[in-house]
């Protein structure tokens, strides 16, 4: 720290995807040990069954047990402070400890302060107490009701339970009232004094000494000292809580308005306290764009995770702090195990109170699923092992293989060694405090350690292997199976699937799916961007708000330094201890980026106050100009009306029609009337904020500019909302209406033609008043300030020179073009008019599509606008340049390309060939798409590249382009190119002119001709002329040939996956009593028919008879075969010559030259078909060739359309050759005779160079659009239906607090009366009344519940719209080249679709 993927490539922009880290985790596969830790995220869902809060006899009275002392009639009594049970009153605990995360966006929590507005059991220091008295009540006995849980009546009993009285040092309240000193807005407070007054406690238990008394005795009652536990009031601490503030941390504006106890006063009420907390009056406040209300999610912190940080994520476990459930009630516990559900998932119905800690108790001690430990999970971290050394002739296998061999692999066997571990023997804890000693006293555990002794023993998987990204092969499979994080692999040679070998990676785990952060500077504070990729608001004032010139000086809260506090622990970083190490865990430092206090600086920012003039206005004098508004006014043009001439067409197109015109059109003359736009001037001008703005005059108005530098003195830039204009088309009312002209009517084109073109033509185009608010409203560049080369044109305005004046020069200010440094940009560009550099604000961007689209708001009559998504789905959608290819693009240039001709195909017939068909077969294993070699084509077209500079980031360019010339990248000039290579050309070979030598088989012989060889000639060399003194070109001249003299071979880098496994080779695949090989017969040779290539012909330039002249190439012994005889003939006998200039194929033919026939299906024409022969050959049935006789078919020159040729060429003509026993209308050669035309390059076809556009790069036979049909997904709409929240109105209303009442009930406190006792002080008991209480009984308030109409979200819904995908499908061709009608944009109409048309405006 990056990497892949958009292209033919290339730079950019941009998603996507990956490599890292990390978890409470889940699934696969696999699985040895040990430690620490961790284990219901879903149903805050429902739960059998044990446990989880008691406890104290030293608070208290009865009981029961079983004991002990004493007595006994031995039945038993009576006491009891050893113990021991089961309720009971009482006390203190149950408000803690444990669980969970429902609610909650809150002072709920973090942090930092307030309480001068409070409370506070136990506990800890402290001051004074702890007196004296009532009068019940459980329990318990009897009784009642009930199945029972329970409940009631009746008697009797006790305290530290209740409940009065007394004191009151301190408290508290009232009333009065002094000092000091704080904080002050009111005022209140704090310290320290005084005075009056009221009001409020208490409880006792148990131990020890001593003394009286009772009592036999055990004991018991009481008095005193003593010290301990309590009790009660106060002050203070600790600690803990309760209230209140500041600041702090979520998402939505498609929630913008919210509040009626709501805001505040004032008087009561409550509370421990402060407060509308809660009541009554009064008043109308209060919160909010610095997001109130709403809505949706969420417990929040310390902290975890990630990140280099800044961030971003997240609140499991631990800890802090809330809320909630467990208590009366509403209601039926969110302990700790365990059960069922739900879900992908989460444990033992253990052990122990031994340690730590809590509760209770004088205390022994009980109790404790807090907690300590074990158990079950690889669920996480962390550590150990599964062995270590030797050991090649390199075994066995397995897997590949060029069959040599390599690899697995020193691996394995074996040989030696060692024992963490592991099995077995033994020893064995620390954790534990204590006592005077002794006794006892661990759940874990016979566990951890340590000693011995056996033995390599019991212990390795899992995912990968195309690229990213370490790590290859073979098989099988054959677009199937299947694989995939992304690019994509798989259609018969797959490193991509399956499997096997083999390697890489991690390792008791390994991969996978999941979720977060990384990487992603992809939300950008650190740290991006908006001309053309996504992106500047359609302009313009302009309030909030941000942001602000020079100087001075107060303050200072904003910065910057000290200091003090405080930010729990734990957690993290040093540093250092304990478990053998490490995970864990223990100690100490520091961070913890904050908050609050306190002094202290004053640059800079603030603020308050003075001061300035440069920024902004302002004044005075000019000046330009379609700025805007309103009035008037002018001439040209088109139409229309009337008249006059005239007389046949006019309009319109690519060519046509539709229309008009003999009812007189068009033309032309005169006159008339309406309406819109205002030619020349005009322009690259000119003004406006943008839209926009154009004849002329005149009134009203706005705003730049410029000289002068006189005023004020920062007034200033920017602007979210806001308010203002704001092209065309469009509404809405009224005018108006000449052209134009959506619609819509006709003709045309055309497959069609809802278009392009043409005739018509209505909104509408003009005014008026209103509304829309939108465009390629573009400079696709928001305003505004400063600095940062230059030249050159225009507008306005000044100035200087110089003039009579216009011109013309130089400078300067504003504005507007063109080029252009330096910078910037991915490039292309842009360059003071910046897209440069720094700044100041506002606006908008975050991959295409879905979409500017639903829904919801607002505007608007309407059409619509404005604001603004999801779901799904794609791996890409983009920009800018580059080669290249294409264009119904432009430009130069070539070609028998066209044209300009001659001969043909295309029509018969008939041959060959192919396709199709048919056939047993119509002859071959596949793969030219695995190859080698060899060919064809573009094309014999002039191109195609390299090296090294130089350009560019880069693909790439540049040379190879330009100007000329050339057949030619042929050559010459120029030239950040310079050279060079493969091509051309030239060197080869026939041919065409000479000289010379030679020369046989050739010549009777000479000259020749042939034939061979070697020279010679052509070189733009020579002249003229033109070109740039070139290169060349054009004309002569000589010459057998004249500008490559003709002709042949020679085929650049390539491109068509062109052809050829059947000519050969060759790779894998396939067949092997066969898809080999062999024989016989058939078959390749069919024929309803298509298509190519030929032959023949249609006839007189001919056909036929006779006669008659001239070649050349070439071949030959299994062979060519002469003469001679034979047949009409094909042949046939013959057998001479000849390995061939000798012999022979071998008489060339068409010509010539005479006859004939006379325009007919013929004396053209041969097809067919009969017969009858020859010939090769084993063999001519299918299926050979030729002779002769005889038959005499189609056909009388050939439609679109198409083919060769430019000269010894084309046509016609024969003649040789391979092949071959034979057999050619094809093939390859070869001679005769021998034309015609080429103005020209406008068209068609190919090719070439250069340029320009592209959305093509499989490359135009490309790309590609819209409907419509199918079929899936997501989605809006919709009459309903369903369901969840919260409010709101009303009914109803349980505890429970508080007011009313209280005629019932009620021991204590009072007063009175009777009785009784009396030590006369009183006391007892009844009766009555009062205080106080209660129970009931009403009121407010009041969970919940009902009703009731709205609200808001969500689910579903027949049917509907649109949208995305999808092998292939229908109709057209919208766009990309000028895409065939240039496109696009807003708007309006119209059409199956794409569109198409009007108005406007953009250049993309």
């Nucleotide at each position: 720290c990056g990497a892949g993927u958009u292209u033919g490539a290339u730079c950019c922009u941009g998603g996507c995807u990956c490599a890292g880290g990390a978890c409470a985790a889940a699934c696969g596969c696999u699985g040895g040990c040990g430690g620490c830790g961790u284990g219901c995220g879903u149903a805050a869902c429902a739960c059998a069954u044990g446990c989880a809060a008691g406890u104290c006899g030293g608070a208290c009275g009865a009981g029961g047990g079983g004991g002990c002392u004493c007595u006994u009639u031995c039945g038993g009594g009576a006491g009891u402070g050893a113990c021991c049970c089961g309720a009971g009153u009482g006390g203190c605990g149950g408000a803690c400890g444990g669980g969970u995360g429902c609610g909650u966006a809150a002072c709920a929590c973090g942090u930092g302060g307030a309480u001068a507005a409070c409370c506070u059991g136990c506990c800890c220091g402290g001051c004074g107490g702890u007196g004296g008295g009532g009068g019940a009540u459980a329990g318990c006995g009897c009784u009642c009701a009930g199945a029972a849980a329970u409940g009631g009546g009746c008697g009797a009993u006790a305290a530290g339970a209740c409940c009065g009285c007394a004191u009151a040092c301190g408290c508290u309240c009232g009333c009065g009232u002094g000092g000091a000193c704080c904080c002050a807005u009111a005022g209140g407070g704090u310290c320290u004094g005084g005075g009056c007054g009221a009001g409020g406690a208490a409880a006792g238990c148990g131990g020890g000494g001593u003394c009286u008394c009772u009592g036999u005795g055990a004991a018991g009652a009481g008095g005193c000292c003593u010290g301990g536990c309590g009790c009660a009031g106060c002050c203070g601490g600790a600690g803990g809580g309760g209230u209140c503030c500041g600041c702090g941390g979520c998402c939505g504006a498609u929630u913008a308005g919210c509040u009626a106890g709501u805001u505040g006063g004032g008087g009561g009420g409550g509370u421990a306290a402060c407060g509308g907390c809660c009541u009554c009056c009064c008043a109308a406040g209060g919160c909010g764009a610095c997001g109130a209300u709403c809505g949706g999610u969420a417990g929040c912190u310390g902290g975890u995770c990630u990140g280099a940080g800044a961030g971003g994520a997240u609140g499991a476990u631990c800890a802090g702090c809330c809320a909630c459930a467990c208590u009366g009630g509403g209601a039926u516990u969110g302990g700790c195990a365990g059960u069922g559900a739900g879900g992908a998932a989460u444990c033992u119905u253990c052990g122990g109170c031994a340690a730590u800690g809590g509760g209770c108790g004088c205390a022994a001690g009980c109790c404790u699923g807090a907690c300590c430990g074990a158990g079950c999970a690889a669920c996480g971290c962390c550590g150990c092992g599964u062995g270590g050394a030797g050991g090649a002739c390199g075994a066995c296998g397995g897997c590949c293989u060029u069959c040599g061999g390599g690899u697995u692999g020193u691996a394995a066997a074996c040989u030696c060694c060692u024992u963490u571990u592991c099995u077995u023997g033994g020893g064995g804890a620390c954790g534990a405090g204590g006592u005077a000693g002794u006794a006892c006293g661990g759940a874990c555990g016979g566990u951890a350690c340590c000693c011995g002794a056996g033995g390599a023993a019991g212990a390795a998987g899992c995912c990968u292997c195309g690229g990213c990204u370490a790590a290859c092969u073979a098989c099988g499979u054959g677009c199937c199976a299947g694989c995939a994080g992304c690019c994509g692999c798989g259609g018969u040679a797959a490193u991509a699937c399956g499997u096997a070998g083999g390697a890489g990676g991690c390792g008791a785990g390994c991969g996978u799916u999941g979720u977060c952060c990384g990487g992603a500077g992809u939300u950008a504070c650190u740290g991006g961007g908006c001309g053309u990729a996504a992106a500047g608001g359609g302009u313009g004032c302009g309030c909030a708000g941000g942001c602000g010139g020079c100087c001075c000086g107060g303050c200072a809260g904003g910065u910057g330094g000290g200091u003090g506090g405080u930010g729990a622990a734990a957690g993290c970083u040093c540093c250092u201890g304990g478990c053998u190490c490490a995970a864990c865990u223990g100690g100490g430092a520091g961070a913890g980026g904050g908050c609050c206090a306190u002094g202290c600086a004053g640059a800079c920012g603030g603020u308050c106050g003075g001061g300035c003039u440069u920024g902004a206005g302002g004044g005075u004098c000019g000046c330009a100009g379609a700025g805007g508004g309103g009035c008037g006014u002018g001439g040209a043009a088109u139409u229309c009306c009337g008249g006059g001439u005239g007389g046949a067409g006019c309009g319109g197109u690519g060519a046509a029609a539709u229309g008009c015109g003999u009812a007189g059109a068009g033309a032309u003359c005169c006159g008339g009337a309406g309406g819109a736009a205002c030619a020349c001037c005009g322009a690259c001008g000119g003004c406006g904020a943008a839209g926009g703005c154009a004849g002329c005059g005149c009134c009203c108005u706005g705003g730049a500019c410029g000289a002068c530098u006189c005023c004020u003195g920062a007034c200033g830039c920017u602007c979210a909302g806001g308010c203002a204009c704001g092209a065309a088309a469009g509404c809405u009312g009224g005018g108006g209406g000449a052209g134009c002209a959506a619609a819509c009517a006709g003709g045309a084109u055309u497959a069609g033609a809802u278009a392009c073109c043409c005739u018509g033509g209505u909104a509408g185009u003009c005014c008026c008043a209103g509304c829309u608010g939108u465009a390629a409203a573009c400079g696709a560049u928001g305003u505004c300030c400063a600095c940062c080369a230059g030249g050159u044109g225009c507008c306005g305005g000044g100035g200087g020179u110089a003039u009579c004046g216009a011109c013309c020069c130089c400078c300067u200010c504003g504005g507007u073009g063109c080029c252009g440094c330096a910078g910037c940009u991915a490039a292309c560009g842009u360059g003071a008019u910046g897209a440069g550099u720094g700044g100041a604000c506002c606006g908008c961007c975050u991959g295409g599509g879905g979409a500017g689209u639903a829904c919801g708001g607002c505007c608007g009559c309407a059409a619509g606008g404005u604001u603004a998504a999801a779901a799904c789905u794609c791996a890409a959608a983009g920009g800018a340049a580059u080669u290249g290819a294409c264009g119904g693009g432009g430009g130069c240039c070539c070609g028998c390309a066209c044209a300009a001709g001659c001969a043909g195909c295309g029509g018969a017939g008939c041959g060959u060939g192919u396709g199709g068909u048919u056939u047993a077969a119509u002859u071959c294993g596949a793969u030219g798409c695995a190859u080698g070699g060899c060919u064809g084509u573009c094309g014999u077209c002039a191109g195609c590249u390299c090296g090294u500079g130089c350009c560019g980031u880069g693909a790439g360019g540049u040379g190879u382009u330009g100007g000329g010339u050339u057949a030619a990248g042929u050559c010459c000039c120029c030239u950040a190119a310079c050279g060079a290579g493969c091509g051309c050309a030239a060197c080869c070979c026939c041919u065409g002119g000479g000289g010379u030598c030679c020369g046989u088989u050739g010549u009777a012989g000479g000259u020749u001709u042939c034939g061979g060889g070697c020279c010679c000639g052509a070189c733009u060399g020579c002249c003229g002329c033109g070109c740039g003194c070139a290169a060349c070109g054009c004309g002569g001249a000589g010459g057998a040939a004249g500008g490559u003299g003709g002709g042949g071979a020679u085929g650049a880098c390539g491109u068509c996956a062109a052809g050829u496994c059947a000519g050969c080779a060759c790779g894998g695949c396939c067949c092997u009593u066969a898809c080999g090989u062999c024989c016989a017969g058939g078959g390749c040779g069919a024929c309803a028919c298509a298509c190519a290539c030929g032959c023949u012909a249609c006839a007189a330039u001919g056909g036929c008879c006779g006669g008659u002249a001239c070649a050349a190439u070439g071949g030959g012994a299994c062979g060519c075969c002469a003469a001679g005889c034979c047949g009409c003939g094909a042949g046939g006998c013959g057998g001479a010559g000849c390995c061939a200039a000798u012999c022979c194929c071998c008489c060339a033919a068409a010509g010539c030259c005479g006859g004939u026939c006379u325009c007919a299906g013929u004396u053209c024409g041969g097809a067919u078909c009969g017969c009858a022969g020859g010939c090769u050959g084993c063999a001519a049935c299918u299926c050979g060739c030729c002779u002769g006789c005889g038959u005499g078919a189609a056909g009388c020159u050939g439609g679109a359309g198409u083919u060769g040729c430019u000269a010894g060429u084309a046509a016609c003509c024969g003649u040789g050759g391979g092949u071959c026993a034979g057999c050619a209308c094809a093939c390859c050669a070869c001679g005769g005779u021998g034309a015609a035309u080429a103005c020209g390059u406008u068209c068609c076809c190919g090719g070439g160079c250069c340029u320009u556009g592209u959305a093509c790069a499989c490359a135009c036979c490309g790309c590609c659009c819209g409907u419509c049909a199918c079929a899936c997904c997501a989605u809006g709409g919709a009459a309903g239906c369903c369901g969840a929240c919260a409010a709101c109105a009303c009914c109803u209303g349980a505890a429970g607090c508080c007011g009313g009442u209280g005629g019932g009930c009620c021991a204590a406190c009072u007063c009175c009366c009777c009785u009784c006792u009396u030590u006369c002080g009183a006391g007892a008991g009844g009766a009555g009344a009062g205080a106080g209480g209660c129970a009931g009984c009403u009121g407010u308030c009041g969970a919940g519940g009902g009703u009731g109409g709205g609200g808001c979200c969500g689910g579903u819904g027949a049917c509907u719209g649109g949208g995305g995908u999808g092998a292939a499908g229908u109709c057209g061709u919208a766009a990309c080249a000028a895409g065939g009608u240039a496109g696009c944009c807003g708007u309006a109409c119209c059409g199956g679709a794409a569109g198409g048309u009007g108005c406007g405006g953009c250049u993309g």

Model confidence (mean pLDDT): 81 of 100. Small-subunit ribosomal RNA from a soil metagenome, 1404 nucleotides, folded computationally. RNAcentral holds the sequence, with entries from SILVA.